Description: Predicted 3D model of a 106-nucleotide RNA (Glycine riboswitch aptamer) from Ramlibacter tataouinensis TTB310. The coordinates come from a structure-prediction model, not an experiment, and the mean pLDDT is 78. Taxonomically the source falls in Ramlibacter tataouinensis (Bacteria, Betaproteobacteria, Burkholderiales, Comamonadaceae). The RNAcentral record of the sequence draws on Rfam and Ribocentre. The model forms 90% of the base pairs in the Rfam consensus.

[in-house]
């Protein structure tokens, strides 16, 4: 210095599941709150298969396998804590597009 990543930022796209029961408020409902009860997966979250790393690791040619309530990765699968379940607001993994910042002096 120049070019990519990631992270963030902004814009568009972006699914699923109850107009469930009872008591409330109240604009008297397909709205708010509570409390059951069914569901849903694609914030986050947790959990395996599985792999890498460390010690036992040096006895020994040489080391490997094992073993650990030792670490670290780890899905859109699996849980359903959190969150969510007319429409529309909001949220939204995830896709694409776009963006370098900060300070002075004019």
């Nucleotide at each position: 210095c120049c070019g990519g990543g990631c992270a963030c930022g902004u814009c568009a796209g972006g699914a699923g599941a109850g107009c469930g029961c009872u008591c409330u408020c109240c604009c008297c409902g397909a709205g708010g709150g509570a409390g059951c009860c069914a569901c849903c997966g694609a914030a986050g979250g947790c959990g395996c298969a599985g792999g890498c790393c460390c010690a036992u690791g040096a006895u020994u040619u040489g080391a490997a396998g094992g073993u650990g309530u030792g670490g670290c990765c780890g899905a859109a699968c699996g849980c359903u804590c959190a969150g969510g379940u007319a429409c529309c607001c909001a949220g939204g993994a995830c896709u694409g597009a776009c963006g370098g910042c900060a300070c002075g002096u004019c």